[in-house]
RNA sequence: AUCUUAUCAAGAGUGACUGAGGGGACAGGCCCUGUGACGUCCGGCAACCUGCUAUUGCAAGGUGCCAAUUCCUGCGGUAUUGCCGAAAGAUGAGUA
Numbered sequence: 001a002u003c004u005u006a007u008c009a010a011g012a013g014u015g016a017c018u019g020a021g022g023g024g025a026c027a028g029g030c031c032c033u034g035u036g037a038c039g040u041c042c043g044g045c046a047a048c049c050u051g052c053u054a055u056u057g058c059a060a061g062g063u064g065c066c067a068a069u070u071c072c073u074g075c076g077g078u079a080u081u082g083c084c085g086a087a088a089g090a091u092g093a094g095u096a
Stems, first nucleotide, its partner, number of pairs: 003094006013042001015041003021032003026074004043066003047063003050059003070088001075085004
């Protein structure tokens, strides 16, 4: 990287270092950011696997995650600016 499948409305910092961008890409919005972004470390959360337990609870080993619904829209349906679905994406588990 392929395919299958499940989930995506919950949760998670008054820390240290660094120092200008960031919210995946495109377009349009909207927003975060020197009252410190991104990143690293520490810390934390608990979705899946796992372990214990048998209640949807504890642990935190493997992944993962820690602004805003996956930040919103992009396609279709319905209906009146919302709802439903699809696509795409992300993550886990499995698969050759």
Molecule: SAM riboswitch aptamer (S box leader)